A computed fold for a 73-nucleotide RNA from Entomoneis sp., annotated as transfer RNA. It is recorded under the gene name trnN-GUU. The coordinates come from a structure-prediction model, not an experiment, and the mean pLDDT is 80. It matches the Rfam family "tRNA". By type it is a transfer RNA. The sequence is in RNAcentral, with records from ENA. The organism belongs to Entomoneis, within Eukaryota.

């Protein structure tokens, strides 16, 4: 240095034809238990890496940057 892929809750991940972002564990609050665990019911939590652009509308197209991984030289 070039190519590819990868960044979404505190963690691991989905979100496949652009239309207002979930899940699992964890976390808080109630409940059951003599207590703990386990179970049960609710509840918080992301301007989706950054800045731009394209759209009526971007997590999702597209560019340049920024970390992270392969691979080539």
């Nucleotide at each position: 240095u070039u190519u590819u892929c990868u960044a979404u809750a505190g963690c691991u991940c989905a979100g496949u034809a652009g239309g207002u972002a979930g899940a699992g564990c964890a976390u808080u609050u109630g409940g059951c238990u003599g207590u703990u665990a386990a179970c049960c019911a609710a509840g918080g939590a992301g301007u989706c890496g950054u800045u731009g652009g394209u759209u009526c509308a971007a997590g999702u197209c597209c560019a340049a940057c920024u970390g992270g991984a392969a691979a080539a030289g």